A computed fold for a 76-nucleotide RNA from Candidatus Sungbacteria bacterium RIFCSPHIGHO2_01_FULL_51_22, annotated as transfer RNA. NCBI's taxonomy places the organism under Bacteria, Bacteria candidate phyla, Candidatus Sungiibacteriota. Its Rfam family is "tRNA". About the family: Transfer RNA (tRNA) molecules are approximately 80 nucleotides in length.
[in-house]
RNA sequence: GCGCCCGUAGCUCAGCGAAUAGAGCGCCUGGCUUCGAACCAGGGGGUCGGGGGUUAAAAUCCCUCCGGGCGUUCCA
Numbered sequence: 001g002c003g004c005c006c007g008u009a010g011c012u013c014a015g016c017g018a019a020u021a022g023a024g025c026g027c028c029u030g031g032c033u034u035c036g037a038a039c040c041a042g043g044g045g046g047u048c049g050g051g052g053g054u055u056a057a058a059a060u061c062c063c064u065c066c067g068g069g070c071g072u073u074c075c076a
Base pairs, nucleotide, nucleotide: 001072002071003070004069005068006067007066010025011024012023013022027043028042029041030040031039049065050064051063052062053061
C1' cells in the first nucleotide's frame, strides 16, 4: 500500500430501514442486616466515531475521513 472485520451507556455486547435506542455487569437511592456481602425494589447515564448522501423515514443502506484489530506483499 491492498483486502476483510469492528466503532452503540463507565465496561462487554444486542439491535441489520419505521417501535419511547436495549441487556448484563458496574454506579446511585431505598429495603433487608448489628454493619457489610448476597438478595429485593427503584433510579441516573447514549444526539449510535466525525462529515456528507439516499429515503416520506437511517444506529441500520451508500460515499468519505478518523480510530482499532486481523491478513497479505516483495521479485526485477